[in-house]
Molecule: Lysine riboswitch aptamer
Organism: pig gut metagenome
């Protein structure tokens, strides 16, 4: 300097079916009041609705989904995956600008893993997930050390074997 096979953990990482609870007695929908001029993420613009009653709310009726979540079973795996930035492409009635979503994809831009705690974001949510910070455990290498054990580094690491 090249290839091969591997280890961190019994809550490694991520995917898929199923199947349960949640989401919720919410959203839509119709009907009763009320209300009184407007309606879809924003903004213009054009249709289309709308005093033969617009947003909104209040009362009855009917009545979900889907993300996220648990549990089982299967796959793939050890940058396993997350996340930032960019390109492209679908959605959020239509046209544009914009903002958000969700799929791809590019970039050794950041992150060694698991977790408690705070704050933010996202969500229906106190869940879960991400992001920052500050702890704890862990698993590697390096130094320091008689050992215990301590200090520091990152994964482009580390280990074994092999090959030039």
């Nucleotide at each position: 300097u090249g290839g091969u096979a591997g280890a961190g953990g019994u809550c490694g990482c991520g995917a898929u079916a199923u199947u349960c609870a949640u989401c919720a007695g919410u959203a839509c929908u119709c009907u009763u009041u009320g209300g009184g001029a407007u309606g879809a993420c924003u903004u213009a613009g054009a249709g289309c609705a709308g005093a033969u009653g617009a947003a909104c709310a209040u009362a009855g009726a009917u009545g979900a989904a889907a993300g996220g979540g648990g549990a089982u079973a299967u796959c793939g795996c050890c940058g396993a995956a997350g996340a930032g930035a960019g390109g492209c492409a679908a959605c959020g009635g239509c046209u544009a600008a914009g903002c958000g979503u969700u799929g791809u994809u590019u970039c050794g831009u950041c992150u060694g893993g698991u977790u408690g705690u705070a704050c933010a974001g996202c969500g229906a949510a106190u869940a879960a997930c991400u992001g920052u910070a500050u702890g704890a455990c862990u698993g590697u290498c390096a130094u320091c050390g008689c050992a215990a054990g301590a200090u520091g580094g990152a994964g482009c690491g580390c280990u074994a074997c092999u090959g030039u």